[in-house]
């Protein structure tokens, strides 16, 4: 150049056939539990789902460009 996959919370990763408020573990803030720590219980915050546009009543999802990023072909 040409192809194919990936990009969603601080890390890792789900989100079926397009429909209610976008979700898990870990981590991380408070109580509580302890002499104290560490476990474990409850409850909190945190999200431009990469960007930008079209579709469509309605998009994380379809669709087009674009950017990063892994691998293959040249």
């Nucleotide at each position: 150049g040409g192809g194919u996959g990936g990009u969603u919370a601080g890390c890792u990763c789900a989100g079926c056939u397009g429909g209610c408020u976008a979700g898990a573990g870990c981590g991380u803030u408070g109580c509580a539990u302890u002499g104290a720590c560490a476990u474990u219980g409850c409850a909190g915050a945190g999200g431009u789902c990469a960007c930008a546009g079209g579709u469509u009543c309605a998009a994380g999802u379809c669709c087009u460009g674009u950017a990063c990023u892994a691998c293959c072909c040249a």
A computed fold for a 74-nucleotide RNA from a bacterium, annotated as transfer RNA. Model confidence (mean pLDDT): 80 of 100. It was read from a public genome assembly. Its Rfam family is "tRNA". Its family is annotated with triplet codon-amino acid adaptor activity in the Gene Ontology.